Predicted 3D model of RNase P RNA and transfer RNA as a complex of 447 nucleotides. Model confidence (mean pLDDT): 79 of 100. Rfam match: Bacterial RNase P class A. From the family's description: Ribonuclease P (RNase P) is a ubiquitous endoribonuclease, found in archaea, bacteria and eukarya as well as chloroplasts and mitochondria. Gene Ontology terms of the family: tRNA processing, dimeric ribonuclease P complex and ribonuclease P activity.
[in-house]
RNA sequence: GAAGUCGGCCGGACAGUCGCCGCGUGCUUGCACGGGGAGGAAAGUCCGGGCUUCACAGGGCAGGAUGCCGGCUAACGGCCGGGCGCCGCGAGGCGACGGAAAGUGCAACAGAGAAUAGACAGCCCAAGCGCCGGCAACGGCGACGGUGAUGGUGAAACGGCGAGGUAAGAGCUCACCGCCUGGCUGGUAACAGUCCAGGGCACGGCAAACCCCAUCCGAAGCAAGACCAAAUAGGCAAGCGUUGACGGGGCCCCCUGAGCUUGCGGGUAGGUUGCUUGAGACGUGCGGCAACGUACGUCCUAGAGGAAUGACUGUCGGUGGCGGCGCAAGCUGCCAUGCCACAGAACCCGGCUUACAGGCUGACUUUGCAG
RNA sequence: CUCGCUGUAGCGCAGCGGAGAGCGCGCCUCGUUCGGGACGAGGAGACCGAGGGUUCGAUUCCUUCCGGCGAGACCA
Numbered sequence: 001g002a003a004g005u006c007g008g009c010c011g012g013a014c015a016g017u018c019g020c021c022g023c024g025u026g027c028u029u030g031c032a033c034g035g036g037g038a039g040g041a042a043a044g045u046c047c048g049g050g051c052u053u054c055a056c057a058g059g060g061c062a063g064g065a066u067g068c069c070g071g072c073u074a075a076c077g078g079c080c081g082g083g084c085g086c087c088g089c090g091a092g093g094c095g096a097c098g099g100a101a102a103g104u105g106c107a108a109c110a111g112a113g114a115a116u117a118g119a120c121a122g123c124c125c126a127a128g129c130g131c132c133g134g135c136a137a138c139g140g141c142g143a144c145g146g147u148g149a150u151g152g153u154g155a156a157a158c159g160g161c162g163a164g165g166u167a168a169g170a171g172c173u174c175a176c177c178g179c180c181u182g183g184c185u186g187g188u189a190a191c192a193g194u195c196c197a198g199g200g201c202a203c204g205g206c207a208a209a210c211c212c213c214a215u216c217c218g219a220a221g222c223a224a225g226a227c228c229a230a231a232u233a234g235g236c237a238a239g240c241g242u243u244g245a246c247g248g249g250g251c252c253c254c255c256u257g258a259g260c261u262u263g264c265g266g267g268u269a270g271g272u273u274g275c276u277u278g279a280g281a282c283g284u285g286c287g288g289c290a291a292c293g294u295a296c297g298u299c300c301u302a303g304a305g306g307a308a309u310g311a312c313u314g315u316c317g318g319u320g321g322c323g324g325c326g327c328a329a330g331c332u333g334c335c336a337u338g339c340c341a342c343a344g345a346a347c348c349c350g351g352c353u354u355a356c357a358g359g360c361u362g363a364c365u366u367u368g369c370a371g
Numbered sequence: 372c373u374c375g376c377u378g379u380a381g382c383g384c385a386g387c388g389g390a391g392a393g394c395g396c397g398c399c400u401c402g403u404u405c406g407g408g409a410c411g412a413g414g415a416g417a418c419c420g421a422g423g424g425u426u427c428g429a430u431u432c433c434u435u436c437c438g439g440c441g442a443g444a445c446c447a
Base pairs, nucleotide, nucleotide: 001367002366003365004364005363006362007361008360009359010358012316013315014314015313016312017311018310020037021036023034024033025032026031027030039342043353044352046351047350048349049348050347051221052220053219054218058253059252060251061250063217064216065215066214067213068082069081070080071079072078083097084095085094086093087092098212099211103210104209105206106205120151121150122147123146124145129142130141131140132139133138159177160176162174163173164172178201179199180198181197182196183195184193185192186191225273226272227271228270235264236263237262238261239260240259247256266446267445268444280299281298282297283296284295285294286293287292317340318339319338320335321334322333323332324331325330372443373442374441375440376439377438378437381396382395383394384393389427398414399413400412401411402410420436421435422434423433424432
């Protein structure tokens, strides 16, 4: 210098003019002054928690989610560390990664055969069988016989390779590799081992098919909920209910005990609260590999209610293309005044995911050249 | 804001692991008719909203986005 990997951060600045929404103070009650006013994702609503209501408490069935191990946390499907597998020369990246020796199921087409494997081609006649020859021993041919070594089909064909063996073959036997079972050693564990012993192999794939196992989960949501005010036709119909409805939010048991649900018709659609001080932010120290925890100090940082947080002008800044001047650094013209994103709090937090002009920065890897 | 449903020819719908993805209406061509409609015959047209994954194989199963539709105030 080139190519890359993994993080962290910013995401325009200043001034002027005109506005918008809360808060405080003042009064002349709609004005003045002071001070505050979006994000890293405020988004998607995909997970988890707080908070609130469902009268309280317990049990079961169903349902859902998660799924290697350990840790963190209020909790999680998140994060951190580790194991194993795959990818990359590497820094590193990716992984829904329990169980297919509990059961049920699926595998189109092709193919002989697709899970109780299977003889289409090929190979072989040692024994038995059939045919032919032969007095006979025996010889030749063959499949309704043997053979899963070879070919072919397929996503997948029931360990691999070599040797022995055989009529031809075959874990039939053996060596090596793989696999399974038990032990030992290391590790909290997942797991690992050039370790020991045993087993010829018994156990193909799919569980983002049903399912089994383990763990976790009550439901609904601030339009939750609480209070005040306003208003009326406490009407009609249907259904359910003392054989127990509704409350009771998938269902049952239990408890309570007289009303309840729907439709039509009618009325009000105003205010207060919940509401923002919180698992809070920042800094420093300490513990921990880390996620994170903890101590001390400092700070208060939108609370609207169809929804404010904006617009314009100027200067500066960043950056791209094509030119001009200059040895160079740089200066300068044009490109819509070049362009300067994604986006907009709605009860609040922790994550994940997705969108994002451009820029800054740390660590590391591979490699060219020079010393 | 919260919750639910849905996306397959131009339109309305089926299909929910293996089909050349079907059906009706519409469209095109031909026949019939003096001409049109109706009728008859034939035909075109969807890569199943988009990306990724599981599987030998995905419209179908899982997941992340995108779009469309609907419901939810209180009193009595």